Small-subunit ribosomal RNA, 3' major domain from a metagenome, 473 nucleotides, folded computationally. The full RNA is in RNAcentral, with records from SILVA. Its mean pLDDT, the model's own confidence on a scale to 100, is 80. Rfam family: Bacterial small subunit ribosomal RNA.
Context: one part of a larger RNA
RNA sequence: UGACGGGGGCCCGCACAAGCGGAGGAGCAUGUGGUUUAAUUCGAUGAUACGCGAGGAACCUACCAGGGCUUGAAAGUUAGUGACCGAUCCUGAAAGGGAUCUUUCCGCAAGGACACGAAACUAGGUGCUGCAUGGCUGUCGUCAGCUCGUGCCGUGAGGUGUUGGUUAAGUCCCGCAACGAGCGCAACCCCUACCAUUAGUUGCCAGCGAGUCAAGUCGGGGACUCUAGUGGAACUGCCCGCGCAAGCGGUGAGGAAGGUGGGGAUGACGUCAAGUCAUCACGGCCCUUACGUCCUGGGCUACACACGUGCUACAAUGGCUAUUACAGAGGGCAGCUACAUAGUAAUAUGAUGCCAAACUUCAAAAAUAGUCUCAGUUCGGAUUGAGGUCUGCAACUCGACCUCAUGAAGCUGGAUUCGCUAGUAAUCGCGCAUCAGCAAUGGCGCGGUGAAUACGUUCCCGGGCCUUGUACA
Numbered sequence: 001u002g003a004c005g006g007g008g009g010c011c012c013g014c015a016c017a018a019g020c021g022g023a024g025g026a027g028c029a030u031g032u033g034g035u036u037u038a039a040u041u042c043g044a045u046g047a048u049a050c051g052c053g054a055g056g057a058a059c060c061u062a063c064c065a066g067g068g069c070u071u072g073a074a075a076g077u078u079a080g081u082g083a084c085c086g087a088u089c090c091u092g093a094a095a096g097g098g099a100u101c102u103u104u105c106c107g108c109a110a111g112g113a114c115a116c117g118a119a120a121c122u123a124g125g126u127g128c129u130g131c132a133u134g135g136c137u138g139u140c141g142u143c144a145g146c147u148c149g150u151g152c153c154g155u156g157a158g159g160u161g162u163u164g165g166u167u168a169a170g171u172c173c174c175g176c177a178a179c180g181a182g183c184g185c186a187a188c189c190c191c192u193a194c195c196a197u198u199a200g201u202u203g204c205c206a207g208c209g210a211g212u213c214a215a216g217u218c219g220g221g222g223a224c225u226c227u228a229g230u231g232g233a234a235c236u237g238c239c240c241g242c243g244c245a246a247g248c249g250g251u252g253a254g255g256a257a258g259g260u261g262g263g264g265a266u267g268a269c270g271u272c273a274a275g276u277c278a279u280c281a282c283g284g285c286c287c288u289u290a291c292g293u294c295c296u297g298g299g300c301u302a303c304a305c306a307c308g309u310g311c312u313a314c315a316a317u318g319g320c321u322a323u324u325a326c327a328g329a330g331g332g333c334a335g336c337u338a339c340a341u342a343g344u345a346a347u348a349u350g351a352u353g354c355c356a357a358a359c360u361u362c363a364a365a366a367a368u369a370g371u372c373u374c375a376g377u378u379c380g381g382a383u384u385g386a387g388g389u390c391u392g393c394a395a396c397u398c399g400a401c402c403u404c405a406u407g408a409a410g411c412u413g414g415a416u417u418c419g420c421u422a423g424u425a426a427u428c429g430c431g432c433a434u435c436a437g438c439a440a441u442g443g444c445g446c447g448g449u450g451a452a453u454a455c456g457u458u459c460c461c462g463g464g465c466c467u468u469g470u471a472c473a
Base pairs, nucleotide, nucleotide: 001473002472003470004469005468007467008466009465010464011463012462013461015457016456019420020419021418022417023416026312027311028310029309030308031307032306033305034303035302042053043052063298064297065296066295067294068293069292075122076121077120078119080116081115082114086101087100088099089098090097091096104113105112106111124287125286127285128284129283133281134280135276136275137274138272140270145183146182147181148180149179150178151160152159153158164173165172189264190263191262192261194232195231196230197229198228199227200226204221205220208219209218210217235258238252239250240249241248242247314413318372319371320370321369322368323367330361331360332359335354336353339350340349341348342347379410384405385404386403387402388401389400390399426449427448428447429446430445431444432443
């Protein structure tokens, strides 16, 4: 100087407490361990691995078995040939191998294009090392810290500055052998809440006119909503109290908003030889008729078991049936599809609009009426049987969906443990990426309905500052 303390002081955080809802018990989905296997490809492993890489494992696939190729599946250079493409046949599981037919183009030429094949130089490797690395990322932590120049103090390591008050904040103020400065904080950026203005089409419709069973449907209009550009607005600015000041308090005023208005992006010096050589790049090492590469089939989907993360439930604040409303944000041409018809349905057939503020996709909970009456049930839907639909070369291993039948466990879950402070939790549905299809209950977004509680900081966890002890570095 640090680190540590079941030392002290001060302070903060859904850290505890106060509440609400979960997990741990059940079934299933998914990931992991283990076991099994020819293979169950590889990586990630306390917090910071385990619905993670994977924003789509039937093929594609890196793994295994078998069958092929060897300058190679792809790319470049050099000499040679003239075809290539296409069609047919044989063999084969395919890849591949063999045979026959047909056959060049541009250019006057030189030459070029394209393809084949020999040789050579290059290739290729998801092989190893993340403890050789770049880049990127997690975490402490959006915590308030981390440092520097000059000066001063100390033999020196080092100290001072960086203490005190205050703040969300090393924020600001006061003080001071320190005076200044940098990276962080905050602000500048985006969304959202209010207003003004500009602009009105595909959006809107108050007034005027037309028109309809009805409908901004039409003429028209820019008022309103909205859209999307530009501005304004909030600064403790004003008032009262406290304080030297910074600042704090107020059921204060005004205001759409009040003391950082709410949310996002933004992650200092560094820590964990943290993670990634399988995104990519790259040093070194290794393979080169194979650790490269092509194909068929299988595997990654196995199953005594253990754990994590979720979904659905155990019901009456509910289930079922019927009727009737109200979103936002996105997507769409090998696409989204109105509407009609067929089918119980998944879907099919026809047909229309839309490259979209134009057409299309578009709610559910809620509400109203009825029924069920506390039961393993009209709860719950696992599992299994049968029949179908769709995608795709192909649904056996191993897809999703529909219909009928079947109707398991489960009656609120031990010790323990997780999330959340407001448009939040809880609950309800909708969309998107990936994608032929989909194992999505995942991820990322969007809106609808919409709570309870916080006395307080003694305790648990993590962190910051000051101080103290130390046989630790």